[in-house]
RNA sequence: GCCGGGGUGGCGGAACUGGCAGACGCAAGGGACUUAAAAUCCCUCGGAGCGUGAGCUUCGUACCGGUUCGAUUCCGGUCCUCGGCA
Numbered sequence: 001g002c003c004g005g006g007g008u009g010g011c012g013g014a015a016c017u018g019g020c021a022g023a024c025g026c027a028a029g030g031g032a033c034u035u036a037a038a039a040u041c042c043c044u045c046g047g048a049g050c051g052u053g054a055g056c057u058u059c060g061u062a063c064c065g066g067u068u069c070g071a072u073u074c075c076g077g078u079c080c081u082c083g084g085c086a
Base pairs, nucleotide, nucleotide: 001085002084003083004082005081006080007079010026011025012024019069028044029043030042031041032040046059047058048057049056050055062078063077064076065075066074
């Protein structure tokens, strides 16, 4: 230099046929149980804003653009990483 795979919450890792973004697990927080703990069970768990509150709005998939009513997914460019060829 050329070709190909990958980049998604705090971490691992799904969703690729374009149609609710974050399933599932780990970690963390709250609660139940317990004399107390462990284990187990239930709930919560991206950012910002609004609301007394239940909740609502908006943004968010490495980065910048494009196509589309709609993009993690398709197209172009860039960065990082892994593998192959030279």